Small-subunit ribosomal RNA from an uncultured prokaryote, 1448 nucleotides, folded computationally. Its mean pLDDT, the model's own confidence on a scale to 100, is 84. Its Rfam family is "Bacterial small subunit ribosomal RNA". RNAcentral holds the sequence, with entries from ENA.
[in-house]
């Protein structure tokens, strides 16, 4: 330091997410030792029991008990001190609480120090002693008694009060001495109490809030200022820099985390506050408004004799709840510290150990060396090995730990040791006691098998899991990290994802709709003063501990101890003065005034015109107008529309009209007037910064909609009809109210857009247009300059696109806003509105993406350009009959599988009667109908003849023939067969979505890419784009491209021409023989089959750019790829094939394998494709009988003769075929028929027969006789075809025993039509949208209907908090009163002087009634939202989404 996830890809924005470190933890799993730490985060719920604060006989009387009679010891008391520390919690509080830094009007027990004192006296009390009340707790009466207890008198260094004369107050003793107390009063040190500045949490959906408030005087209170309280007297005092109000919170050193600046926290350690059942309240006392005191009042537990009483673990232990959780009812005062004491000493759950917990931090070990038959077993395996693995096993060593035994510490400075027989150190035996957790797709180090099969599951994110899962579960193996690891919470980081450091707003979320302006922010030039910011050095503070540096100690480290440094703060002082601030002056360039000129749809009022549309009247004049894709609704013979005239009304203002003016936006458009804002320009003087933004404010603001009250020509929401349409509350037509229009008043919003906030000031240029000015002359030009207003376009910026002096650049001010998509601009609350609504503005939830810009392709009911039997112009077909075939469906035991738009259907099938055959029925076989290997055993095997059972396979039997080869002579080797085993064998069995091969298909389309270079950050682009051209990405030219591959062409085959060679089985001009090329001859000629030429736009014109080429023309068989045929580029279709073949996988193994009979694929109410027959006269029938070419043949093909009316039969000559066959061609030619269901058509159907085969019944071809259905040119809708083609005709040939209207060739005969590309289908290539990428058979929106979440409203109902106005007033101080009671002091006495109890007052906690204000929980019903498997109903956006879309 980054990864990972939105795309087909890609930059970019943006969110989720992950590695990191942390913890008071917790939760599986697992657990050896040790030191050092750390332990209710939850219920400030409730506590059984014990301890946690006492001590002091040298303050003081009494009593007990011992007792050497000296005395000791103990007990309740009365009187000091001390129970205000120590220890616990965080409930409460947003405050001087707390941190910091200063103040001034205070107190301070024990403690230091120095200074002075300590006199004389009195009166009581409790204990105890009695007597009484009570259950207890306690209480009450009398009497006795002591003190450092309590009083009074003297004095007063000094304190205190003043009226400056003067007055007032004090004390204690003990004790044999030391010596310890006491008293005042001032002085330290210490601890505390008040006062400020500044720092500290979040909410404005809390905006106003206060009456003792705010300040004053006077008194009282207080240690002490102060409204701290009371009385008057004044109206004051906070607040937008957040007052008040509701929410959260103990604050700090610190402590996590971060590069830091920030963020989170505030457990142990320390400070400081608050609290001590809850609420109040005071005493004591130096200190409290007191945790283990006190009163009262509440709840709550307990005891009770029911009369009354006791209690407060948020002290250490420890219960019991509650929770995911957190420990012993331990030792001791040994240290250290505290009280109390002269002191021994007592007390101290403070603290010192111990204990329990892997709760977290360091440390050490579970052994080391050697050890290859690479052992065994385990897993994998291409069966060969691999791996585990030197691992282990064997052998050699060694003892940390842990165990036993023994010695034994510091901690204590004389004694005293709870820890603790600890730490530590010897010594024995013996590998001995001691290893798991997680993980293994990518992030992320680590891979392989078997299970399961969208199922169990996993899952941090993207995602895994639907039969070959490195992602689930298990298992070997591997990485990780170790006495722990995972997994969860939470916290910071990565997150520059709230941006100070350190982001941003055209389009990605973000500029308010525009002005004016208020506070506040910022602000021109110059000159002084000032030092408030600001630099700079001094001093004070920043407690201590952490952290950091460096030193020690602990066997090391954690850990402890010591020094240094820091603690970036705050306050104080001295200086410095540039800047910025304040002040004081000065200026002129910012900004404003004055003057003179300009344009202009700037506004408001008032008037006024023509055009045109409606609408009335009145002529002319007929019958149709009007609408529309097409029609109807509608008008119209009561006279429409047209027309011609007059005439009313309102509204808007053609042409000028222009990325042309103006105006802050909104927005202004005949004309004239009148008042009126603002701009420019150019000049001179004049003020002297007067300026820029601008939170709140505030005012203007399109259309729509509101009120009132006109108006209403025209247009038109809503409605009404008419289409249209599956519907059609729509789009199109007729109509037609609000409205639109005036005043006036609301509303206040729009995609109010330049999606781009004012305002300055710099940064290239070039060209348009407006409004001014200046120069300069040719007077209509140029060149300048100022304001506007458009294009382009550099450097610069941007993710890109783009902007680019009118910036989106570079810089400075000031405002407004955003932080993930959806809920939502939506609830609720507030504010404005008459309403409609605006306006401010959330949360639960729920997704992991949403977007933005390019980019490649598909698509488009988007556009150019161009091909094709695409269309179109011919011809002939299907689609109607019949009949053949396939198919679908139905049937059935089976009707075997396969193919499914084109690109399945006369397809696999180049031929199902058994056979095939893969289906069914029925029997039958199990090593097997076939392959290889072993083992045993026997020489065969093989032919052949008949019986028997059976459907057959098959089983038993029987007759005749044959008797294996080599040999080393061994049943030794080969061979062969059987029988019986063992591995195996077989599978037309699934999966073509595991696959190989092979095939369609787009398409014989012209196109698909590479390499170097360029251009982009990039995906990509270029190149392949353009003008031209071609059948073609085929050629030329042009260009950042230059060039190359596959494909196109050629290069092959065949057909047409000649040329040579070569003449047999061809051929025959000339010659001879012949009935015939038959034969001698010939190889000229045709044929044959081998080599060869020939065709290239090569010539010639014309046109094109002078190209490429096109076009015509010549010459040639043949002319512009000459016809035809092979050839199928990168892909596409998860196309077809496991039923050819091959082949993982998986599943059958006496069967899903082998075999055999019969059946069955051939069925039939139906539908479709693909064929032949046909309806006839271009034809049917009979006649005559002429002309091909390809190609087969030996289990064949048959000539010739004969026989049948035929099919065919009998015989059989040639001939492995340019020889012999098959072979006849047939359409043509002649006659005849004459338009009928026929001399048409042949379907069916009877009869008789051929053939082929073992068999022709299911079911095969023929043929001959009789029979003679439909059909009379076929609806919508649809195929082929561009020449030797269509169309017609017939022939052969593979499969084949037999079967052909398919099929695959063969030739004869032989057309018609192309104006063109406007539509239809398919393709190219350029462009354009795009929300598509599974690429339009995409995508995707809303309502219904279901289930689930969570949320709003709700009558209202149930809690909390809070307030108001009232009543009630415990206990308490405090203020009167005190008739009732009292020892000090005065008085002889009455009595006073002084108290006390009582009762009054006012305050006042609880509690009470009555209303408000908030918050929260339920809640009938209901509201919209989210999410959910393949529901229902339309199709609203994404293409011109089929009525462009989108805002209000």
């Nucleotide at each position: 330091a980054g990864g990972g996830u939105u795309u087909g890809a890609u930059c970019c924005u943006g969110g989720c997410u992950c590695a990191g470190a942390a913890c008071g933890a917790a939760c599986g799993c697992u657990g050896g030792c040790g030191g050092c730490a750390g332990g209710c985060c939850u219920a400030a719920c409730a506590c059984a029991u014990g301890c946690a604060a006492g001590u002091c006989g040298a303050a003081c009387g009494c009593c007990c008990a011992c007792u050497u009679c000296g005395g000791u010891g103990g007990g309740a008391g009365u009187g000091g001190c001390a129970g205000a520390c120590g220890g616990g919690u965080g409930a409460g509080g947003a405050a001087c609480a707390c941190g910091u830094g200063g103040g001034a009007a205070c107190c301070u027990a024990c403690c230091u120090a120095g200074a002075g004192g300590u006199a004389c006296g009195g009166a009581a009390u409790a204990a105890c002693u009695u007597c009484g009340g009570g259950a207890a707790a306690c209480c009450g009466g009398a009497a006795c008694u002591a003190a450092u207890a309590c009083c009074g008198u003297a004095u007063a260094c000094g304190c205190c009060c003043u009226a400056c004369g003067g007055a007032g107050a004090a004390a204690a003793g003990a004790u044999u001495u030391a010596u310890c107390g006491c008293c005042a009063a001032a002085a330290g040190a210490u601890c505390g109490g008040c006062c400020c500045g500044c720092g500290c949490u979040a909410g404005a959906u809390u905006a106003g809030c206060u009456a003792g408030u705010u300040g004053g005087u006077a008194a009282g209170g207080u240690a002490a200022u102060g409204g701290c309280c009371u009385a008057c007297c004044a109206a004051g005092a906070c607040u937008a820099c957040g007052a008040u109000c509701a929410g959260u919170a103990g604050c700090u050193g610190g402590u996590u985390u971060g590069a830091g600046a920030g963020g989170a926290u505030g457990a142990u350690c320390a400070g400081c506050c608050a609290c001590a059942c809850u609420g109040g309240g005071a005493c004591u006392g130096a200190g409290a408004u007191a945790c283990g005191g006190c009163c009262c009042a509440g709840a709550c537990u307990c005891c009770u004799a029911c009369g009354g009483g006791a209690g407060g673990c948020a002290g250490c232990a420890g219960u019991g709840a509650g929770g995911a959780a957190u420990a012993u009812u331990g030792c001791a005062c040994a240290a250290u510290g505290g009280a109390c004491g002269a002191a021994a000493g007592u007390c101290u759950g403070a603290u010192g150990c111990a204990g329990c917990c892997a709760u977290g931090c360091c440390g050490c070990g579970u052994g080391a060396g050697u050890g290859a038959a690479g052992a065994a077993g385990g897993c994998c395996u291409u069966a060969g090995g691999g791996u585990u693995g030197u691992a282990a096993a064997a052998c050699u060593c060694u003892u940390u730990u842990a165990a036993c035994a023994g010695g034994g510490a510091a901690g204590a400075u004389a004694a005293u040791g709870a820890c603790g027989g600890u730490a530590c150190c010897u010594g024995u035996a013996g590998a001995a006691u001691a290893a798991g957790c997680a993980c293994c797709g990518g992030c992320u180090a680590a891979c392989u098998c078997c299970g399961u099969g969208c199922c169990a599951g996993c899952a941090g994110c993207c995602g895994c899991g639907g039969u070959a899962a490195u992602a689930c579960g298990g298992a070997g193996g591997g990485u990780g990290c170790u006495a722990g690891c995972g997994u969860u919470a939470u916290u910071c980081g990565g997150a520059a994802u709230u941006a100070c450091u350190g982001g941003g707003c055209g389009u990605a979320a973000a500029g308010c709709g525009c002005g004016c302006g208020u506070a506040g922010g910022c602000g021109g030039a110059u000159u002084g003063a000032u030092c408030a910011g600001u630099c700079a050095g001094g001093g004070g503070u920043g407690a201590a501990a952490u952290c950091c540096c460096g030193a020690g100690g602990c066997u090391u480290a954690a850990c402890c101890u010591c020094g240094g440094a820091a603690c970036u703060g705050c306050c104080u002082u001295u200086g410095a003065u540039a800047c910025u601030g304040u002040c004081a002056g000065u200026c002129u360039u910012g900004a404003g005034u004055u003057c003179g000129a300009g344009a202009g749809a700037g506004g408001u009022g008032a008037g006024u015109g023509g055009a045109a549309u409606u609408c009335c009247u009145a002529g002319u004049g007929u019958a149709g107008a009007g609408g529309u894709g097409a029609a109807a609704u509608u008008c119209g013979u009561a006279g429409a529309u047209a027309u011609u005239a007059g005439g009313a009304a309102g509204a808007a203002c053609a042409c000028c009209a222009g990325u042309g003016g103006c105006g802050a936006a909104g927005g202004c458009g005949g004309c004239u007037c009148a008042c009126u804002g603002g701009c420019u320009c150019g000049a001179u003087a004049c003020u002297g910064a007067c300026g820029c933004u601008g939170a709140g404010g505030u005012g203007c603001g399109a259309a729509a909609g509101c009120g009132u009250g006109g108006g209403g020509a025209g247009c038109a929401a809503a409605c009404a009809g008419g289409a249209u349409u599956a519907g059609a509350u729509a789009c199109c037509c007729u109509g037609g109210u609000a409205g639109u229009c005036c005043a006036c008043g609301c509303c206040g919003u729009a995609a109010a857009c330049g999606a781009u906030g004012a305002g300055a000031g710099c940064u290239a240029g070039c060209u348009g247009u407006c409004g001014g000015g200046u120069g300069g002359c040719u007077u209509g030009c140029c060149a300048u300059u100022c304001g506007g207003u458009g294009g382009c376009g550099c450097a610069g910026c941007u993710a890109a696109c783009g902007c680019a002096u009118u910036a989106a650049g570079c810089u400075c001010u000031c405002c407004g806003c955003c932080u993930g998509g959806g809920g939502a601009g939506u609830a609720c609350g507030g504010u404005c509105g008459c309403a409609a609504g605006a306006u401010u503005a959330a949360a639960a939830c729920u997704c992991a993406a949403a977007g933005g810009a390019a980019u490649u392709g598909a698509c488009g009911g988007g556009g150019g350009c161009c091909c094709g039997c695409a269309c179109a112009c011919g011809c002939g077909u299907u689609g109607g009959a019949g009949c053949a075939u396939g198919u679908g469906g139905u049937u059935u035991a089976a009707u075997u599988c396969g193919a499914a738009g084109c690109a399945a259907c006369g397809c696999g099938c180049a031929g199902a009667a058994c056979c095939u055959u893969a289906c069914c029925u029925a029997c039958c076989c199990u090593u097997g109908a076939c392959a290889u290997a072993c083992c045993a055993a026997u020489c065969g095997c093989g032919g052949u003849u008949a019986c028997c059972a059976g459907a057959g396979a098959u089983g038993g039997u029987u007759u005749c023939c044959u008797u294996c080869a080599g040999u080393u002579c061994g049943g030794c080797u080969g061979g062969a067969c059987c029988c019986a085993g063992u591995a195996c064998a077989g599978g037309u069995g699934c999966u073509g979505c595991a696959u190989g091969g092979c095939u369609g298909u787009c398409g014989u389309c012209a196109g698909c890419u590479c390499g170097u270079g360029u251009c982009g950050u990039g995906a990509g682009a270029u190149g392949u784009u353009g003008g031209g051209u071609u059948a073609a990405g085929u050629c030329c030219c042009g260009c950042a491209a230059c060039g190359a591959g596959c494909g196109c062409a050629a290069c092959c085959c065949u057909c047409a021409u000649c040329u040579u060679c070569a003449g047999u089985u061809g051929c025959c001009a000339g010659c001879g023989g012949u009935u015939c090329g038959u034969u001698g001859g010939g190889c000229a000629c045709u044929c044959u089959a081998g080599a060869g030429g020939g065709a290239c736009u090569g010539c010639c014109g014309g046109u094109g750019a002078u190209a490429a080429g096109c076009c015509g023309g010549a010459g040639g068989a043949a002319g512009g790829u000459g016809g035809g045929g092979a050839u199928g580029a990168c892909g596409u279709c998860a196309a077809g094939u496991c039923c050819u073949c091959a082949u993982g996988g998986c599943c059958c193994u006496u069967a899903c394998g082998g075999g055999c009979u019969g059946g069955g694929c051939u069925a039939c109410a139906c539908a479709c494709g693909u064929g032949c027959u046909a309806c006839a006269a271009u034809g049917g029938c009979g006649g005559u009988g002429a002309c091909a070419g390809u190609g087969g043949g030996c289990a064949g093909c048959g000539a010739g003769g004969g026989g049948g009316c035929g099919a065919c039969c009998c015989u059989g000559a040639g001939c492995a075929a340019a020889u012999c066959u098959c072979c006849a061609a047939a359409a043509a030619c002649c006659g005849u028929c004459u338009c009928a269901g026929u001399u048409c058509g042949g379907a069916u159907u009877g009869u008789c027969c051929u053939c082929u085969g073992c068999a022709a019944c299911u079911c095969g071809a023929g043929a001959g006789c009789a029979u003679g259905a439909a059909g009379u040119u076929g609806g919508a809708a649809u195929c082929g075809c561009u020449a030797g083609u269509a169309a017609u005709c017939g022939c052969a040939g593979a499969u084949c025993a037999g079967c052909a209207u398919g099929c695959u060739g063969c030739g004869g005969u032989g057309a018609a039509u192309a104006c063109g590309u406007u539509c239809c289908c398919g393709g190219g290539c350029c462009u354009u949208g795009u929300a598509c990428a599974c690429a339009c058979c995409g995508c995707c929106c809303g309502u219904c209907a279901c289930a689930c979440c969570a949320u709003g409203g709700g009558a209202g109902u149930u809690g909390g908090u809070u307030u108001u106005a009232c009543c009630c007033g415990a206990a308490g101080a405090c203020g009167g009163u005190g008739c009732g009671c009292c020892a000090a002091c005065c008085g002889c006495a009455a009595g006073g002087a002084g108290g006390c109890a009582g009762c009054c007052g006012g305050c006042c906690a609880c509690g009470g009634u009555a209303g408000g204000g908030u918050c929260a929980g339920c809640g009938a019903c209901u509201g919209g939202g989210g999410u959910g498997a393949a529901g229902u109903c339309g199709u609203a956006a994404c293409a011109a989404g089929g009525u462009a879309g989108c805002c209000g």